[in-house]
Context: one part of a larger RNA
RNA sequence: CUGGGCGUAAAGCGCGCGUAGGCGGCUUGUCAAGUUGGAAGUGAAAUCCCGGGGCUCAACCUCGGAACUGCUUUCAAAACUGGCUCGCUAGAGAAUGGUAGGGGGUGGUGGAAUUCCCAGUGUAGAGGUGAAAUUCGUAGAUAUUGGGAGGAACACCAGAGGCGAAGGCGGCCACCUGGACCAUUACUGACGCUGAGGCGCGAAAGCGUGGGGAGCAAACAGGAUUAGAUACCCUGGUAGUCCACGCUGUAAACGAUGAGUGCUAGAUAUUGGGACCUUUAGGUUUCAGUGUCGCAGCUAACGCAUUAAGCACUCCGCCUGGGGAGUACGAUCGCGAGAUUAAAACUC
Numbered sequence: 001c002u003g004g005g006c007g008u009a010a011a012g013c014g015c016g017c018g019u020a021g022g023c024g025g026c027u028u029g030u031c032a033a034g035u036u037g038g039a040a041g042u043g044a045a046a047u048c049c050c051g052g053g054g055c056u057c058a059a060c061c062u063c064g065g066a067a068c069u070g071c072u073u074u075c076a077a078a079a080c081u082g083g084c085u086c087g088c089u090a091g092a093g094a095a096u097g098g099u100a101g102g103g104g105g106u107g108g109u110g111g112a113a114u115u116c117c118c119a120g121u122g123u124a125g126a127g128g129u130g131a132a133a134u135u136c137g138u139a140g141a142u143a144u145u146g147g148g149a150g151g152a153a154c155a156c157c158a159g160a161g162g163c164g165a166a167g168g169c170g171g172c173c174a175c176c177u178g179g180a181c182c183a184u185u186a187c188u189g190a191c192g193c194u195g196a197g198g199c200g201c202g203a204a205a206g207c208g209u210g211g212g213g214a215g216c217a218a219a220c221a222g223g224a225u226u227a228g229a230u231a232c233c234c235u236g237g238u239a240g241u242c243c244a245c246g247c248u249g250u251a252a253a254c255g256a257u258g259a260g261u262g263c264u265a266g267a268u269a270u271u272g273g274g275a276c277c278u279u280u281a282g283g284u285u286u287c288a289g290u291g292u293c294g295c296a297g298c299u300a301a302c303g304c305a306u307u308a309a310g311c312a313c314u315c316c317g318c319c320u321g322g323g324g325a326g327u328a329c330g331a332u333c334g335c336g337a338g339a340u341u342a343a344a345a346c347u348c
Stems, first nucleotide, its partner, number of pairs: 004319003007302002012316001014201004021194003025088002029084003033081002035077008049065006091191001092188002094185006103177007110154001115149007125136002162169002206247006215241002220236004258315006266293012297304002321348003330341004
């Protein structure tokens, strides 16, 4: 270098935007860089290969041929790739009219519940467990009624349902704002796909500064359990959970399945549009999404199966026995915790 792979065996970057690069629709003319053919020069000799010859054979030596798959020059071809160029509309975008949505941000606002405070009624228990105890309560608890404070989360609706690139998103209202889908089109005319580096987003926990703190609750304390119990159970309880700004940059960040495009039986459910038919109901059909089952095909099997793990193409990432090890060292980033990149000895 070729060859093999990446759902579960090793292997898809957590996700996007995008630079270089790689790849790229139909068509006219032209150039001739790639490409193809001819010719010339060169490609030392030896070696290798083929056919002879010489040492008694062979190794070995020797003669001739072929080959040296390459490079340079020149002539020619113009299908394909490429450059330039005339056009096109099926890709991509745009316009107009609609639609659905927990997509994002900011501000406001509502009720239920928990806790606490005040007041009333009321009396001896309450709480908790497998059973108890720690705990609370005659300084009046628990229960119940009225009033108040404060924080956090939004029952029902709710769905195998919706939106978002992913992380993720759920009371209600207003404002600001991103994307998608459908229908129509007389616009642009390949403007596309992927994407090394790079940049941005990125659950939870954690960190910094300042707030906030109802409930819950690492740590911690006590009570139990137990042989012990640094646990499971119980009573408490601080960080934290919440807000603002900044950092961290990781997850079983999962569909353990990269992105894009084309093609390849069906059946059924559901979400958002459109068209047609119809007497409401409903039926047929077409786009876009989301599920289940299932043929061909694929797969080691499990299974996947138009949302492919089928058949193909383009681009990126990644894998190469287990352990050592996602570690050491170095470097970059970080306040730190640590993250990223990433070995070897040795061993089986």
Predicted 3D model of a 348-nucleotide part of an RNA (small-subunit ribosomal RNA, central domain) from an uncultured bacterium.
RNAcentral holds the full RNA, with entries from ENA and SILVA.